[in-house]
Context: one part of a larger RNA
Order: sequence, then structure tokens, then C1' cells
RNA sequence: UGACGGGGACCCGCACAAGCGGUGGAGCAUGUGGUUUAAUUCGAAGCAACGCGAAGAACCUUACCAGGUCUUGACAUCUUUUGACAAUCCUAGAGAUAGGACUUUCCCUUCGGGGACAAAGUGACAGGUGGUGCAUGGUUGUCGUCAGCUCGUGUCGUGAGAUGUUGGGUUAAGUCCCGCAACGAGCGCAACCCCUGCUGCGUGUUGCCAUCAUUUGGUUGGGCACUCACGCGGGACCGCCGGCGUCAAGCCGGAGGAAGGUGGGGACGACGUCAAGUCAUCAUGCCCCUUAUGUCCUGGGCUGCACACGUGCUACAAUGGCCGGCACAACGGGCACGCCACUGCGCGAGCAGGAGCAAAUCCCUUAAAGCCGGCCCCAGUUCGGAUCGGAGGCUGCAACCCGCCUCCGUGAAGUCGGAGUUGCUAGUAAUCGCGGAUCAGCACGCCGCGGUGAAUGCGUUCCCGGGCCUUGUACA
Repeated sequence: UGACGGGGACCCGCACAAGCGGUGGAGCAUGUGGUUUAAUUCGAAGCAACGCGAAGAACCUUACCAGGUCUUGACAUCUUUUGACAAUCCUAGAGAUAGGACUUUCCCUUCGGGGACAAAGUGACAGGUGGUGCAUGGUUGUCGUCAGCUCGUGUCGUGAGAUGUUGGGUUAAGUCCCGCAACGAGCGCAACCCCUGCUGCGUGUUGCCAUCAUUUGGUUGGGCACUCACGCGGGACCGCCGGCGUCAAGCCGGAGGAAGGUGGGGACGACGUCAAGUCAUCAUGCCCCUUAUGUCCUGGGCUGCACACGUGCUACAAUGGCCGGCACAACGGGCACGCCACUGCGCGAGCAGGAGCAAAUCCCUUAAAGCCGGCCCCAGUUCGGAUCGGAGGCUGCAACCCGCCUCCGUGAAGUCGGAGUUGCUAGUAAUCGCGGAUCAGCACGCCGCGGUGAAUGCGUUCCCGGGCCUUGUACA
């Protein structure tokens, strides 16, 4: 100087408390451990691994296994020779591949050649998701959006170092004020950026009957007032008033205002810590393989199942379930091999036709919870839907291993969950549906969107994490 203390003082955070909902019990989904296996590819490991890399494992992916192949190689550059290449079909084979048939004879040219592509050969080389994240770059997590981390000069100390950065107030903040052997400065904080909340102006192939005419319908004429959309501005600064405060910084209350004391949300992550994660995104040193640890193919596996754990979904019902009728969104998407209105067929998944739309114009797109009416009457039930049998639909070369969906039948566990444990302070929790990425198909996951919409917060003694000062130390 740090680190640590079941030392002290002060202060924060859904840290506790107050409250609401979960999880731990059930079934299923998913990840992991374990076990099994020819293989069940690899990585991630307390917080900060475990719906994580995977924003899509039937083939492919795929890195694993079995079997069948190739050896200048599936891919790149150089070199030599030859020549178009390619497409289609036949035979053998599981295919890779091998043999054959048919067709074809590239572009430029100074006619020397050059270029692209293909085949054959030679060797230089290729190739490796092989090892090392404890050799690395890059990138990410975490403490933590915590308020800290430092420097120059000066001063103090033999020195390590101290001071500044401590102290008194204040703040979300090393935020600001005052004081002070310090005076300044940098990286952080804040602001500048984006979304959202109010408003003005501009522009109106969306919106409005507001005004006029018209219509089943903003449908048409007409009009940009309103809504909305896209730009450019205004608006909030403790600015005003009162009180408190050191005449300060600031705090409390009030007015006005759409909004108040950072309005709400996001992006943004200081010096560093964990030899934290990643050599399997990529790059890369060294080591290793080189007729194989490279490469191609078929099939299998990554989906195996006595078990154990994490994360979720659906429930156990009456604030509910079922049936009929009626209402109101937002964000997005349409790779035209797309989104698909509408009509017909089918109980349905869906199918057959078929209009519009490269989209504020058409479509996905009926939102659901909700409201109105009816049934159920507390029961393992009209709760719950696992499991299994049967019949179908869709995607795709192909759904046996191993997809999703529909219909009929079957109807399991489950009556609110031990010790424990977790999220959340407001348009939040809870609850309800909708969209999107990935994607041929496949979502209970993920990322977004809107609808309905709470309870509680006395307080900081205690648990956890953190900041600052101080104290002890046999630790560094």
C1' cells in the first nucleotide's frame, strides 16, 4: 500500500422487510449429469455451465460410428500436355463410382499467342471441427451502469509511498458547494444519439363526412380541418413563488404545465479482476496426421433409458369448463418457387379453382382474454389432458428408427405441492392473445408487439452484494 475480520461509523441495491405470483409434488417438453452403446460428435461447470454455442439434428447439417471408395486429392496457386465445357439417356451398384450411347467443338487475336473452363500428368503443395484458450489476436461473460481508476507539476517522507481523491454538507453519481499544501488534467458519471409522452409548421393517392353531393361500403367527386405518417422546430431549466440550508451546493412544498426535479425506456460498460469462456465463427505460433487424424458415399447415431438435477409448458377447476352470438389492437412479414382474398368440396387438418398485391393501397389479419345469453352443480367431474388403438392431411427424393397437424375412440397422474428456493416497486407483477427470425417441414424455446391490469414498501436490526472513512493483523 492492499486484502481480510462472526471490528467500528456512514450510505446504497427487490438485499431484507411489506406484498403478489411462482418453483420444489404431477404429466409432458427441453437442456445437463449418469448409465448404455459400434457411435450415442464436441464444447459450456458455483454466482457468471445446464430452452447455453444450436435464430430449426429425418437425408443434408455432422464434426461421431459401421461398411464401401479416392490419393496432387472435395478446395487454392504455379508448371506441362490435350481439348471446349456441359446437358440427356442406358447398364451394374446401397450410393460414391465405373462402363457405354447420343449430341456438341468457347471467346479475343498483331496468327506468335493470350483468357475463361475442363481433363490427364509431374511435384512444389493442398487438407485436418487433430492438440494446446496455461503460447496468442479478436471477441464475450462477470464484479457493475458499481462510482470509481489514474496522471503532470508542486509539497511531505531515507524509502515503499502519501497528499491531490481526506474533512463539513449534498447528489443517482469523485454530482456539485465550502474548506484544505496543494494546483490543474485525463479515463469514467452526466449531457450530446434513438424510442416514447405534449405541441407548432411543412407535405398529403392513409384518414375524414367535419362541410357539400353520392354510395351497401370513404365507394366516387371534392377537401387536408381532424386522425395518422414522415421531416424540421418548440417545450423542463429547480426557470417562477414560499420555506429550510452557511448569502452555497442543494432539499421540501406550491403554482403553471402534456410532462417536473435524471419525465419513462434503450444504446452506451472506466483502470482492472477471475492464467474466467471461446484454437469448433474467424485469424494465428508451436506440436501432430499425410494411400490418412485428409476426402467422397450409403446406412446408423447425435432422439438410446433403471435413474438424478436445472429451465419451461399444461393442469389440479366454478374469479372455472363447454356451446351460441357480439366488440376492440400493436409490432412485423410477403426470398412472386411469396402472402393468398373470394367461391366450391371436406366434420377437420386441408384440397380444387382463383382475384389482388414487389404492397400506408392487396394479403397474412376472425386477435384472445372481454361482453351478452344458455348448460354444468363440486364430482377425479362436461376438471385435467398424458398414454395407447384406428383413420386421414401436409412438407419433402424419403417421415421405420425420427416431423408437424386433423378426426374418432381411449381417457393416466394430478384435489395446490416437505425442507428449501425464485421473480417483480407501475402501465411493473399477474394474465390474454398476436407477429418475427431460423425454416421445405417442425417452437411449450428465443426476440418483439399490443389488450386487461393489481398488491405492498413501517423501516434498515438481520441475510446477500457493493461504495467510502476508520481500526486490528503473525496474510501478500
Source information
Small-subunit ribosomal RNA, 3' major domain from an uncultured Atopobiaceae bacterium, 476 nucleotides, folded computationally. The RNAcentral record of the full RNA draws on SILVA. Its Rfam family is "Bacterial small subunit ribosomal RNA". Rfam links the family to the GO terms ribosome and structural constituent of ribosome.